The RNA shown here (TPP riboswitch aptamer (THI element)) has 103 nucleotides and comes from Tepidiphilus sp. J10. It was read from a public genome assembly, where an Rfam model found it. Its Rfam family is "TPP riboswitch aptamer (THI element)". About the family: Vitamin B(1) in its active form thiamin pyrophosphate (TPP) is an essential coenzyme that is synthesised by coupling of pyrimidine and thiazole moieties in bacteria.
[in-house]
RNA sequence: AGCCCACGUUAGGGGUGCCGUCCAGCCGAUCUGGAUGGCUGAGAUCACACCCUUGGAACCUGAUCCGGGUCACACCGGCGUAGGGAAGCGUUCUGGCGAUGCC
Numbered sequence: 001a002g003c004c005c006a007c008g009u010u011a012g013g014g015g016u017g018c019c020g021u022c023c024a025g026c027c028g029a030u031c032u033g034g035a036u037g038g039c040u041g042a043g044a045u046c047a048c049a050c051c052c053u054u055g056g057a058a059c060c061u062g063a064u065c066c067g068g069g070u071c072a073c074a075c076c077g078g079c080g081u082a083g084g085g086a087a088g089c090g091u092u093c094u095g096g097c098g099a100u101g102c103c
Stems, first nucleotide, its partner, number of pairs: 002097003006091005011053004016047001017039009059084003065078004
């Protein structure tokens, strides 16, 4: 030199569960719709918010999976060196790697 991180900009990808209470549908259970509170989390009321974009665990499949925990649940761990999965440009102000050259 160049590359990565970081930042900016323009695009793109993704998820939105579980439990309680109230109202209505229908006498009861279940189910459905709406409202509200709680749990975990970056995000669970589609917020133009949050996260992620190949150096890709954002997210999907496996999965009506397995072990642990909980009132309950992708709540925690495994699965996972598995298979998929969405990028261009600019900046040196932040750090890192570093060919060649020089000392």
The coordinates come from a structure-prediction model, not an experiment, and the mean pLDDT is 77.